Overview
The part of an RNA shown here (small-subunit ribosomal RNA, central domain) has 320 nucleotides and comes from Wolffia australiana. The organism belongs to Wolffia, within Eukaryota. RNAcentral holds the full RNA, with entries from SILVA.
Context: one part of a larger RNA
RNA sequence: UUGGGCGUAAAGCAUCUUUUGGUGGCUUUUCAAGUCCGUCGUCAAAUCCUAGGGCUCAACCUUGGACAUGCGGUGGAAACUCCUAAGCUGGAGUAUAGUAGGGCCAGAGGGAAUUUCCGGUGGAGCCGUGAAAUGCGUAGAGAUCGGGAAGAACACCAAUGGAGAAAGCACUAUGUUGGGCCGACACUGACACUGAGAGACGAAAGCUAGGGGAGCGAAUGGGAUUAGAUAACCGAGUAGUCCUAGCCGUAAACGAUGGAUAUUAGGUGUUGUGCGUAUUGACCCAUGCAGUGCUGUAGCUAACUCAAAGAAUGAAACUC
Numbered sequence: 001u002u003g004g005g006c007g008u009a010a011a012g013c014a015u016c017u018u019u020u021g022g023u024g025g026c027u028u029u030u031c032a033a034g035u036c037c038g039u040c041g042u043c044a045a046a047u048c049c050u051a052g053g054g055c056u057c058a059a060c061c062u063u064g065g066a067c068a069u070g071c072g073g074u075g076g077a078a079a080c081u082c083c084u085a086a087g088c089u090g091g092a093g094u095a096u097a098g099u100a101g102g103g104c105c106a107g108a109g110g111g112a113a114u115u116u117c118c119g120g121u122g123g124a125g126c127c128g129u130g131a132a133a134u135g136c137g138u139a140g141a142g143a144u145c146g147g148g149a150a151g152a153a154c155a156c157c158a159a160u161g162g163a164g165a166a167a168g169c170a171c172u173a174u175g176u177u178g179g180g181c182c183g184a185c186a187c188u189g190a191c192a193c194u195g196a197g198a199g200a201c202g203a204a205a206g207c208u209a210g211g212g213g214a215g216c217g218a219a220u221g222g223g224a225u226u227a228g229a230u231a232a233c234c235g236a237g238u239a240g241u242c243c244u245a246g247c248c249g250u251a252a253a254c255g256a257u258g259g260a261u262a263u264u265a266g267g268u269g270u271u272g273u274g275c276g277u278a279u280u281g282a283c284c285c286a287u288g289c290a291g292u293g294c295u296g297u298a299g300c301u302a303a304c305u306c307a308a309a310g311a312a313u314g315a316a317a318c319u320c
Stems, first nucleotide, its partner, number of pairs: 005320001007304002012318001015200003021194003025088004033081002035077008049065006091191001092188003096183001098181002103177001105175002108172002110154001114150008125136002162169001206247006215241002220236001222234002263310001266295009276285001299306001
């Protein structure tokens, strides 16, 4: 490069933004670069092909013709792509009326539980396991009542529910702030898609410095089990887990499915929002847009299945 692929066989970057580049809506106009047609020149000879000729034939030699995708000149065509000029509103965006949300950040506040400390009651066990032991306890444990402190996490609501690019996000209210959706239609007028490189963000663990340290808990030592037990079980327990400021840049970072647009039977849930009908009103019924599930026809598949993984080897771009 050509062909074929990327859910599970090898193969979609963890995710997003964006540069070069590639691709790009509708209607006229210009131009003729790409494209197409004619013609001219050139494309050495030999070789190859072809019609003959010469060696007795053949190989071989030789004459003529043809071929020679290409390049250049010239004359035309104008559908498509490019270019020029002018417009359009459907893609995209801005403004506007609403609206849902654990989206982000900051500083406050809250209750349950746990551990611990102090005090009261009380008096022999508690804890733990398959069974035990280590451990705690007459220096008063465990239990129970009252009070204080600390740190971490936020029961119920809770849902194949929500918002976010992904990682991830849930106690409450406040402040700041990003994005989305829907409705009318006012404006701009293709401003779009993808995106090598680059940049940003990126669970957990880990690292650096300073705090914090309730519970849990790598390492470690103790008790068991066992032939052994550097384990699983029990009782302790350091780093860590938490906060602040940096670093690291990886995960089965998964939907194992890259992003955008358009298209292809239905049925049934659910989230947001609109319209019609109905009503005192909420429902009900019908229907649109934007999400998210289940089921399912065609089709696809090695099958499982999917329903997009169909049409499809669609068209353009990226990665492998």

The coordinates come from a structure-prediction model, not an experiment, and the mean pLDDT is 84.